[in-house]
Context: one part of a larger RNA
RNA sequence: GAUUGAACGCUGGCGGCAGGCUUAACACAUGCAAGUCGAGCGGAAACGAGAAGUACUUGUACUUCGGCGUCGAGCGGCGGACGGGUGAGUAAUGCUUGGGAAUAUGCCUUUAGGUGGGGGACAACAGUUGGAAACGACUGCUAAUACCGCAUAAUGUCUACGGACCAAAGGAGGGGAUCUUCGGACCUUUCGCCUUUAGAUUAGCCCAAGUGAGAUUAGCUAGAUGGUGGGGUAAUGGCCUACCAUGGCGACGAUCUCUAGCUGGUUUGAGAGGAUGAUCAGCCACACUGGGACUGAGACACGGCCCAGACUCCUACGGGAGGCAGCAGUGGGGAAUAUUGCACAAUGGGCGCAAGCCUGAUGCAGCCAUGCCGCGUGUGUGAAGAAGGCCUUCGGGUUGUAAAGCACUUUCAGUUGUGAGGAAAGGGAUGUAGUUAAUAACUGCAUUCUGUGACGUUAGCAACAGAAGAAGCACCGGCUAACUCCGUGCCAGCAGCCGCGGUAAUACGGAGGGUGCGAGCGUUAAUC
Numbered sequence: 001g002a003u004u005g006a007a008c009g010c011u012g013g014c015g016g017c018a019g020g021c022u023u024a025a026c027a028c029a030u031g032c033a034a035g036u037c038g039a040g041c042g043g044a045a046a047c048g049a050g051a052a053g054u055a056c057u058u059g060u061a062c063u064u065c066g067g068c069g070u071c072g073a074g075c076g077g078c079g080g081a082c083g084g085g086u087g088a089g090u091a092a093u094g095c096u097u098g099g100g101a102a103u104a105u106g107c108c109u110u111u112a113g114g115u116g117g118g119g120g121a122c123a124a125c126a127g128u129u130g131g132a133a134a135c136g137a138c139u140g141c142u143a144a145u146a147c148c149g150c151a152u153a154a155u156g157u158c159u160a161c162g163g164a165c166c167a168a169a170g171g172a173g174g175g176g177a178u179c180u181u182c183g184g185a186c187c188u189u190u191c192g193c194c195u196u197u198a199g200a201u202u203a204g205c206c207c208a209a210g211u212g213a214g215a216u217u218a219g220c221u222a223g224a225u226g227g228u229g230g231g232g233u234a235a236u237g238g239c240c241u242a243c244c245a246u247g248g249c250g251a252c253g254a255u256c257u258c259u260a261g262c263u264g265g266u267u268u269g270a271g272a273g274g275a276u277g278a279u280c281a282g283c284c285a286c287a288c289u290g291g292g293a294c295u296g297a298g299a300c301a302c303g304g305c306c307c308a309g310a311c312u313c314c315u316a317c318g319g320g321a322g323g324c325a326g327c328a329g330u331g332g333g334g335a336a337u338a339u340u341g342c343a344c345a346a347u348g349g350g351c352g353c354a355a356g357c358c359u360g361a362u363g364c365a366g367c368c369a370u371g372c373c374g375c376g377u378g379u380g381u382g383a384a385g386a387a388g389g390c391c392u393u394c395g396g397g398u399u400g401u402a403a404a405g406c407a408c409u410u411u412c413a414g415u416u417g418u419g420a421g422g423a424a425a426g427g428g429a430u431g432u433a434g435u436u437a438a439u440a441a442c443u444g445c446a447u448u449c450u451g452u453g454a455c456g457u458u459a460g461c462a463a464c465a466g467a468a469g470a471a472g473c474a475c476c477g478g479c480u481a482a483c484u485c486c487g488u489g490c491c492a493g494c495a496g497c498c499g500c501g502g503u504a505a506u507a508c509g510g511a512g513g514g515u516g517c518g519a520g521c522g523u524u525a526a527u528c
Base pairs, nucleotide, nucleotide: 001528002527003526004525006524007523008522009521010520013375014374015373016372017371018370019368020367021333026331027330028329030328031327032326035078036077037076040075041074043071044070047069048068050065051064052063053062054061055060056059085286086285087284094211095210096209097208098207099206100205103203104202108199109198112195113194114193115192116150118148119147125140126139127138128137129136130135156165157164158163170191171190172189173188174187175186178185179184212258213257214256219249220248221247224246225245226244227243228242229241230240231239261283262282263281264280265276266275267274268273288309289308290307291306292305311322312321313320314319339365341364342363343362347361348359349358350357351356378408379407380406381405388399389398390397391396412469414464415463416462417461418460422455426450427449428448429447430446431445432444433443434442472517473516474515475514476513477498478497479496483512484511485510486509487508493500494499
């Protein structure tokens, strides 16, 4: 000199953009953060519209009706493996770069086919019943895209090459003939379901090199190193197991100990290099501590399950409940770090045919000079060089065109008004094309009408009034830009280094003046 997720002291007008627990991976009150689908199912607790009935006070109350809009709880499907947080652990099961073969992959795109015919349950519900609660138990009834056989079976799987084996589910819209038990069959469109091909994406695995410190750590290793058989996995492999062999690593630093998430990057530097890993992005690991599996395409799963432990809470003492390193917020720790805000309008995600619902992701707002950048705190004129202050050789000098005065301007802030863009979608109607038996329906396109904004008192623009509301901080002995007076008298004090102060202190304290930077300035800490 540059830099910082900074803190502290003094001071503080506005805006834009960013950033904001670096410490206790300490403990957490409260609310919210993952739901959705009635176009899978049986249904109807709540709300609404309607219909019927009863009572009458003639427009209200009650009852009934899943027929309708809808829908609590339940069965079922998909999603809760994403998104969000943190950096405890990990010096290599990690990360970075470059290779590799023995793999899986829901949703998506694509290929070739199929979707036939049966069965038995379990919730909900009803009844009985246990418990303080959490939560159950028994009996009975019932549906499905829930579950289970049968059939069919290849370009799928296995194979000794003879052969053997494996699946499925329906829902919704519309409809001219024909049939009908008046439910529908049937036709068609669409969403699904099953098997299969290829792809894409994602994930798992292997290898090499690189990736901290310590030798005041020199030897380490028994599933340890390799082979064979078997098991296991989606897959290779001591991954596991039985047997056999005795290997394997190490001064090119094994083992042990300490420290640490890694990278793109950031910062400094002319570079080489050094330091660092906040925000943003990629990967990894973790989710009260330790262990375990289940489900599933995917987890050994932050807001799932089981066991053990510590802690907190409830209890009728028998037993139960919980996990903010999600967003806010609280206590604690600390030099130190924000609101228990608004909205799904946009972007993205989950579910859904869709409308839509959910979304503390996200978009915004609030707080903080924490940083960077921009703007302002007036402009011109004005010598009687006013008054006052300070100094003085008492002549004067300086503050100083500074002020006052005169003439202007109105950025920003203030008041009033006006006012984009972020909006694409979605819905209705018409036309047209595709599909089809069809001028239904559905889908695409076009036209037209309608229509959705948290931010928001938006940005911007206009008008109004008035210099009106807006300057400090550090320093002045040398390094280092900037000097005098008074007070003090080795005292009080200063200090980054040299050093000042013991009666004329440009070094302490005050004043006047000056220098530097400026909504900041200085100090401390840290790095180059």
The part of an RNA shown here (small-subunit ribosomal RNA, 5' domain) has 528 nucleotides and comes from an uncultured bacterium.
The coordinates come from a structure-prediction model, not an experiment, and the mean pLDDT is 88.
Rfam family: Bacterial small subunit ribosomal RNA.